[in-house]
A computed fold for a 72-nucleotide RNA from a Minisyncoccota bacterium, annotated as transfer RNA. The prediction has a mean pLDDT of 80. Its Rfam family is "tRNA". Rfam describes the family as follows. Transfer RNA (tRNA) molecules are approximately 80 nucleotides in length. The family's RNA type in Rfam is transfer RNA.
RNA sequence: GUCCUCGUAGCUCAAUAGAAGAGCGCCUGUCUGUGGCACAGGUGGUUGCGGGUGCAAGUCCCGUCGAGGACC
Numbered sequence: 001g002u003c004c005u006c007g008u009a010g011c012u013c014a015a016u017a018g019a020a021g022a023g024c025g026c027c028u029g030u031c032u033g034u035g036g037c038a039c040a041g042g043u044g045g046u047u048g049c050g051g052g053u054g055c056a057a058g059u060c061c062c063g064u065c066g067a068g069g070a071c072c
Base pairs, nucleotide, nucleotide: 001071002070003069004068005067006066007065010024011023012022013021018055025043026042027041028040029039030038048064049063050062051061052060
């Protein structure tokens, strides 16, 4: 330099173009002498960034940044 894959909650990851979710975590309550476990409720997002297409974009297209990989 060329090409490919990935980027979504604090962490690990989902999500046929049609209301962004789960587990763990965190907070509160119940329970307990205290803590933990368990149970109930709650808490969370500019979907890396900037544009485009479209009635509608996490998803498709272009650019850009970052991470990983292949070739040279």